Predicted 3D model of a 72-nucleotide RNA (transfer RNA) from a soil metagenome. It matches the Rfam family "tRNA". Rfam describes the family as follows. Transfer RNA (tRNA) molecules are approximately 80 nucleotides in length. Its family is annotated with triplet codon-amino acid adaptor activity in the Gene Ontology.
[in-house]
RNA sequence: GCGUCCCUGCGGUAACGGGAAACCGAGCGGGCUCUUACCCCGCGGAUCGGAGUUCGAAUCUCCGGGGGCGCA
Numbered sequence: 001g002c003g004u005c006c007c008u009g010c011g012g013u014a015a016c017g018g019g020a021a022a023c024c025g026a027g028c029g030g031g032c033u034c035u036u037a038c039c040c041c042g043c044g045g046a047u048c049g050g051a052g053u054u055c056g057a058a059u060c061u062c063c064g065g066g067g068g069c070g071c072a
Base pairs, nucleotide, nucleotide: 001071002070003069004068005067006066007065010025011024012023013022019055027043028042029041030040031039048064049063050062051061052060
């Protein structure tokens, strides 16, 4: 350089055919306990950036950024 795939909280994964983002772990607060742990309840936090299409975009299209694999 060419082809191809991927990018969602702190980490790991979901989200059916476009209808508005969920689960687990970690963190924080509380309960339980003599205390810690375990267990239980609660809380905050994310769609890589921009533009387009659409009534409506994590999802489709384009441009850009980052990364994996293959070929040079």